[in-house]
RNA sequence: GCACCGCUAGCUCAAUGGAUAGAGCAUCAGCCUACGAAGCUGAGGGUUGCAGGUUCGACUCCUGCGCGGUGCG
Repeated sequence: GCACCGCUAGCUCAAUGGAUAGAGCAUCAGCCUACGAAGCUGAGGGUUGCAGGUUCGACUCCUGCGCGGUGCG
């Protein structure tokens, strides 16, 4: 330098172009308990890497850039 893959909550990951972007773990609160752990219930937490474009509608499709990984040279 070229090609391909990935980037979504604190972490690991979902989401066929269509309803308010979800789950598990973690955190916090409540219940339970003599107190904790476990269990149960609930809550908070998101510029979907960045900037544009297509579309009635974009996490999803297209372009450029950034970061990480793999391969080739």
Molecule: transfer RNA
Organism: Planctomycetaceae bacterium